């Protein structure tokens, strides 16, 4: 330099047909239980890498950048 792939709550990981309110599990606050914790049961916050495009409507499709990982020079 040249390509291929990957980026979603603190971690982990799903959404692949473009179309409800972006799942789930850990974790973190709150209530219940309990002499207290812990296990249990109820409930809450909190994310789509950036920036634009396309499109009624984008985690998903184009396009730049950035990052990390392979691969070739």
């Nucleotide at each position: 330099g040249g390509a291929a792939u990957a980026g979603u709550a603190g971690c982990a990981g799903a959404g692949u047909u473009g179309g409800u309110c972006a799942a789930u599990g850990c974790g973190u606050c709150c209530c219940g239980c309990u002499g207290a914790a812990g296990a249990c049961g109820g409930g809450a916050a909190g994310a789509u890498a950036u920036a634009g495009g396309u499109u009624c409507g984008a985690a998903u499709c184009c396009u730049a950048u950035c990052u990390g990982u392979u691969c070739c020079a």
Transfer RNA from a Flavobacteriales bacterium, 73 nucleotides, folded computationally. Model confidence (mean pLDDT): 82 of 100. The RNAcentral record of the sequence draws on ENA. Lineage of the source: Bacteria > Pseudomonadati > Bacteroidota > Flavobacteriia > Flavobacteriales. Rfam family: tRNA. From the family's description: Transfer RNA (tRNA) molecules are approximately 80 nucleotides in length.